[in-house]
Context: one part of a larger RNA
């Protein structure tokens, strides 16, 4: 390499889009690239291989043949792939009246709660802890009421629910927009699927300007513990957490499981639509489409499990693995403001 594999053993890119390229529904006719059969020509001599001979054998040498799986050219086959052409509708798409949803994006508004301050009552504690103290209060804390500022985050509903390609997303209101379902039809007529590169998205944390700052809480400082405590607990407390703009580009980014259609018992639930029956107030019953969880046939699997949301059967495309450490390193390189991220070795060593 080739095989063999990627759920947990190495091994699915974090997720999308989409170039090339790679694969691609039925039907008829069409060329004849590919494919298939046949001819003609080459395909050196030697070697190999088969028959013969010659050195006493043999090894080594001579002759004769077939081989040469390959190539050009010529005739000829038309199932298949492939062109071309004319169709088709079941793949895709697009129209139409509908429904659900914390999908995204701006702008507004709301209450509870925590903190401050402003003033009323009130007086000696308060807080915190295993247990203390450090800390806060006679300059009047706590508590309690009444005003007020100010940030952040949405209690109950709420749900193995519901939306989103992933990341994620939860008060309400309003405008702007994505996408998905089901149901009837109409209409395009393979427009499709995968996608190396390429581009855009991407949790927290970080970073770079300007704001903003209750709470919370890396560093930091005090108190306790303890042999020691650079931790665990406790008082505080600054970045950051929030906003707007631009960078980073990583995750146990996970279903540790790429992506797209198909096929193969079943049972009982969730959403969200439709249809048929019954009662008609809610609803129930049954079929279906689509969705999401949960138990098990068959197969699969070391094993655990997985089982119509498959890790079953068979297929298309891409990514990745190739004993352990060395190394998610080095060095070069490309991106970054750093931080550092991609890419990615070797000696050695067991």
């Nucleotide at each position: 390499c080739u095989g063999g594999g990627c759920g947990u053993a190495a091994a699915g890119c974090g997720c999308a889009u989409g170039u090339a390229g790679g694969c691609g529904g039925c039907u008829a006719a069409u060329u004849a690239a590919g494919u298939c059969g046949g001819g003609u020509g080459u395909g050196a001599a030697a070697g190999c291989c088969u028959g013969g001979g010659g050195c006493u054998c043999a090894a080594c040498c001579c002759c004769a043949g077939a081989a040469g799986u390959g190539c050009a050219u010529c005739c000829g086959a038309a199932a298949c792939u492939a062109u071309u052409u004319a169709g088709c509708u079941u793949g895709a798409a697009u129209a139409u009246g509908g429904a659900a949803g914390a999908g995204g994006g701006u702008a507004g508004u709301g209450g509870a709660a925590u903190u401050c301050c402003u003033g009323g009552u009130g007086u000696a504690g308060u807080g915190g802890u295993g247990a203390a103290a450090u800390a806060c209060g006679u300059a009047g804390a706590u508590a309690u009421c009444a005003g007020g500022a100010g940030g952040a985050a949405c209690a109950u509903c709420g749900g193995u629910g519901g939306c989103g390609a992933a990341g994620g997303c939860g008060a309400c209101u309003a405008c702007c927009u994505g996408g998905c379902c089901a149901g009837a039809u109409a209409c395009u007529g393979a427009c499709g699927c995968u996608g190396a590169g390429g581009u855009g998205c991407g949790a927290a944390a970080g970073c770079g300007u300007g704001g903003g700052g209750a709470g919370c809480a890396a560093a930091c400082a005090g108190g306790a513990u303890u042999a020691g405590a650079u931790a665990c607990c406790c008082u505080g407390g600054u970045a950051g957490u929030c906003c707007a703009c631009g960078c980073c580009g990583u995750a146990a980014a996970c279903g540790a499981u790429g992506u797209c259609a198909a096929c193969u018992a079943g049972g009982g639930g969730u959403u969200g639509g439709g249809g048929c029956g019954g009662u008609u107030a809610a609803u129930c019953u049954u079929c279906u489409c689509a969705u999401u969880g949960c138990c098990g046939a068959a197969g699969c699997u070391a094993a655990c499990g997985c089982a119509u949301u498959a890790a079953g059967u068979a297929c298309u495309c891409c990514g990745c693995c190739u004993g352990g450490g060395g190394a998610u390193u080095a060095c070069g390189g490309u991106c970054g403001c750093a931080a550092g991220a991609c890419u990615a070795a070797a000696a050695c060593u067991c």
The prediction has a mean pLDDT of 86. A computed fold for a 350-nucleotide part of an RNA from an uncultured prokaryote, annotated as small-subunit ribosomal RNA, central domain. The full RNA is in RNAcentral, with records from ENA.